Predicted 3D model of a 332-nucleotide RNA (Bacterial RNase P class A) from an uncultured Actinomycetes bacterium. It was read from a public genome assembly, where an Rfam model found it. Its mean pLDDT, the model's own confidence on a scale to 100, is 78. Rfam family: Bacterial RNase P class A. From the family's description: Ribonuclease P (RNase P) is a ubiquitous endoribonuclease, found in archaea, bacteria and eukarya as well as chloroplasts and mitochondria.
């Protein structure tokens, strides 16, 4: 100084003038005061709220998948374990089961699932061929663990030494799992194929609901303790007098509506993710849908980009400025 890589913070500031929404205030003249984001976005996920539904069971179906922890809860965060990716710092992981069962594994190859002899190699021998063999070629992603050594007619974990596998046992850890040790001598891969196994899951959803006013002629068909209507699908339970079809009529106002699993700093406990105390603040609530325009200075010259029922995550857009941490190279 350059490089990759994790974090944290800002999201233009000040004045003036005139506009624009909530709220309080008022002598009604007007004053006071707050007024978009870290992702407001995607609608992936999870709540909270509300309403249905005796708020129950079963099947369908969905979810998630190593271990602990933490949350209101999650597919979320922490932290750790295998297991890949990188030189490292970190990062990623759709991380239970293949012996409960079905399916694939092309082409090539002799043979790809409970599988095998095309070349080879031994040993006979009527020369036609028989046994034996899986050690060496050859195909392929993968062929009866790998590599050596003895041994054998050739040959093979046959035997042995070192490794992988797998099982047992022993130490450590809450655990996943490491590490020792000793055995026999050991045919695949695939579940981000169906599937099996553990564990979990009622719907709809602020256009939810609830309330005030206002308005409008009404008519047919099935039905009255279950043949209909409700409860996502189905089925049993349950609960109800509706329910289906036509025709009119109102589309106006309130509440919900923002004090919240809230923000901020602080002390304790934890590796930390979170948790606990006590203090402190009130920080948009529109609904034909709100912060806009001019003027002057300063300057990091300001990307991405607009709340609409609200919270905690994931995902993706995106400019600055700090601080760590890995590699490099150069000085001292």
């Nucleotide at each position: 100084u350059u490089u990759g890589c994790g974090a944290g913070c800002c999201a233009g500031a000040c004045a003036g003038u005139c506009g624009c929404g909530g709220g309080g205030c008022u002598u009604c003249g007007g004053c006071c005061u707050c007024g978009a984001g870290g992702a407001a976005a995607g609608u992936c996920c999870g709540g909270a709220c509300a309403c249905c539904g005796c708020a129950g069971a079963g099947c369908a179906g969905g979810g998630u998948g190593c271990u602990g922890g933490u949350u209101a809860a999650c597919g979320g965060c922490c932290a750790g374990c295998c297991g890949g990716g990188g030189a490292a710092a970190c990062c990623c992981g759709a991380g239970g089961g293949a012996a409960a069962g079905u399916g694939c594994c092309a082409c090539a190859g002799a043979a790809a699932c409970g599988a095998a002899a095309c070349c080879g190699c031994c040993u006979c021998u009527u020369c036609g061929g028989a046994g034996g063999u899986a050690a060496g070629g050859g195909u392929g992603a993968a062929a009866a663990g790998g590599u050596g050594c003895g041994g054998u007619a050739a040959g093979a974990g046959c035997g042995c030494a070192c490794c992988a596998g797998c099982g047992g046992c022993c130490u450590g850890g809450u655990g996943a799992c490491a590490g020792g040790u000793c055995g026999g001598c050991u045919g695949g891969g695939u579940a981000a194929a169906c599937c099996c196994c553990a564990c979990u899951c009622g719907g709809u959803g602020c256009a939810a609901g609830g309330c005030c006013a206002a308005a409008u002629c009404g008519g047919g068909g099935c039905g009255u303790u279950a043949c209909g209507g409700g409860u996502u699908g189905c089925u049993c339970g349950c609960c109800c007098a509706g329910u289906c079809c036509c025709a009119g009529g109102u589309a106006g106002g309130c509440c919900g509506c923002a004090u919240g699993a809230g923000g901020c700093a602080c002390c304790c406990g934890g590796c930390a993710a979170c948790g606990g105390g006590g203090g402190u603040c009130c920080c948009a609530g529109a609904u034909g849908g709100a912060u806009g325009a001019c003027u002057g200075u300063c300057c990091a010259c300001g990307a991405c980009a607009g709340a609409a029922u609200c919270c905690g995550g994931c995902u993706u857009a995106c400019g600055g400025c700090u601080c760590g941490c890995u590699a490099a190279c150069c000085c001292a």